[in-house]
RNA sequence: CCCGAUAAAGCCAAACCCCCCGUGAGGAGGGGACAGAAAGCGGCGGGUCUUUUAUAGGAAAAGACGGCCGAGCUGCCGAAG
Numbered sequence: 001c002c003c004g005a006u007a008a009a010g011c012c013a014a015a016c017c018c019c020c021c022g023u024g025a026g027g028a029g030g031g032g033a034c035a036g037a038a039a040g041c042g043g044c045g046g047g048u049c050u051u052u053u054a055u056a057g058g059a060a061a062a063g064a065c066g067g068c069c070g071a072g073c074u075g076c077c078g079a080a081g
Base pairs, nucleotide, nucleotide: 002081003078004077011036016031017030018029020027021026034067040073041072044070045069046068047065048064049063050062051061052060053059
């Protein structure tokens, strides 16, 4: 370094519920745990979704998602191999 254990110490927190913000996708906080070894960071490429315009189809613009995939940066612990 690869790798990732019936290991240890910690981390995080899906669905759902409450509340607030947003036209919306969604987001902040509280509760709650399905999961995760990058479920840490950033929308760079793809993807999905929303709004608006236009609309036959396609499309354009502005957005959302980092817990969809790829790439990038950073990073805890450690047995076997």
A computed fold for an 81-nucleotide RNA from Nitrospiraceae bacterium UBA6905, annotated as c-di-GMP-I-GGC riboswitch aptamer. Its mean pLDDT, the model's own confidence on a scale to 100, is 84. Taxonomically the source falls in Nitrospiraceae (Bacteria, Pseudomonadati, Nitrospirota, Nitrospiria). The sequence was found by an Rfam model in a public genome assembly.